[in-house]
A computed fold for a 77-nucleotide RNA from an Armatimonadota bacterium, annotated as transfer RNA. The coordinates come from a structure-prediction model, not an experiment, and the mean pLDDT is 81. The sequence was found in a public genome assembly. It matches the Rfam family "tRNA".

RNA sequence: CGGGGCGUGGCUCAGCUUGGUAGAGCGCUCGUUUCGGGUGCGAGAGGUCGGGAGUUCAAAUCUCCCCGCCCCGACCA
Numbered sequence: 001c002g003g004g005g006c007g008u009g010g011c012u013c014a015g016c017u018u019g020g021u022a023g024a025g026c027g028c029u030c031g032u033u034u035c036g037g038g039u040g041c042g043a044g045a046g047g048u049c050g051g052g053a054g055u056u057c058a059a060a061u062c063u064c065c066c067c068g069c070c071c072c073g074a075c076c077a
Stems, first nucleotide, its partner, number of pairs: 001073007010026004020057001028044005050066005
């Protein structure tokens, strides 16, 4: 330098193809269960969807640019 993949709650990941209320598990908080812890049960908090622009009535999703990480290749040595 070229090609490809990834970026979404604290963590691991769905959702994108085919635009229409942002989700799951774990974790966290509270209540309950217990002598206590754990476990079980119930409830709850928590996300500018990497950044910007565009298209649209409407964008995590489509288009363009940029940033970061990973893989492959090329070049130099």